Transfer RNA from a Patescibacteria group bacterium, 73 nucleotides, folded computationally. Its Rfam family is "tRNA". The family's RNA type in Rfam is transfer RNA. Its family is annotated with triplet codon-amino acid adaptor activity in the Gene Ontology. The source organism's lineage runs through Bacteria and Bacteria candidate phyla. Its mean pLDDT, the model's own confidence on a scale to 100, is 81.
RNA sequence: GCCAAGGUAGCUCAGUUGGCAGAGCAUUCCCAUGGUAAGGGAAAGGCCACGAGUUCGAAUCUCGUCCUUGGCU
Numbered sequence: 001g002c003c004a005a006g007g008u009a010g011c012u013c014a015g016u017u018g019g020c021a022g023a024g025c026a027u028u029c030c031c032a033u034g035g036u037a038a039g040g041g042a043a044a045g046g047c048c049a050c051g052a053g054u055u056c057g058a059a060u061c062u063c064g065u066c067c068u069u070g071g072c073u
Stems, first nucleotide, its partner, number of pairs: 001072007010025004019056001027043005049065005
């Protein structure tokens, strides 16, 4: 330099015919227990990497930029 995959909650990741942003773990609170780091319930936590375009409407489609990983040279 070229090609491919990826960037979504503190962490690991879902989210496909474009229409409400989710799960597990972690955190906080409550229940329960003789007690607990195990069990049950609830809450909080997001400008969906950044910019632009298309559209009534974009995490999702298009273009560009940045970063990460892998391959080729």